This is a predicted structure of a 92-nucleotide RNA (c-di-GMP-I riboswitch aptamer) from a Bacillota bacterium. The model forms 100% of the base pairs in the Rfam consensus. The prediction has a mean pLDDT of 76. NCBI's taxonomy places the organism under Bacteria, Bacillati, Bacillota.
[in-house]
RNA sequence: UGUCGUGUAGGGCAAACCCGCGCGAAAGCCGGGGACGCAAAGCUAUGGGUCUAAAGCAGUUUUUUUAAAGCAAUGAUUGCCAGGCCGCAAGG
Numbered sequence: 001u002g003u004c005g006u007g008u009a010g011g012g013c014a015a016a017c018c019c020g021c022g023c024g025a026a027a028g029c030c031g032g033g034g035a036c037g038c039a040a041a042g043c044u045a046u047g048g049g050u051c052u053a054a055a056g057c058a059g060u061u062u063u064u065u066u067a068a069a070g071c072a073a074u075g076a077u078u079g080c081c082a083g084g085c086c087g088c089a090a091g092g
Base pairs, nucleotide, nucleotide: 012038013037017033018032019031020030022029023028036079042085043084044083046082047081048080049077050076051075056071057070060067
């Protein structure tokens, strides 16, 4: 490369990054694009870990204005780990 034979599955999600008069104080999330990867990278914030710190607490500077640091989730992260729940295909 050609021929013959078989033919269940042949699908799902979606990182980084980019776009958005998007949401949010931020972490981050949402929508679109895009695929690094994942047999639970499906759902759940229940336990732990990590991230953020608006409000709050305490409190420095200060004429006024402005600004930095500390504590701390009720915020976030399930593609950090674990628990719980649901589920697909093949083979044995």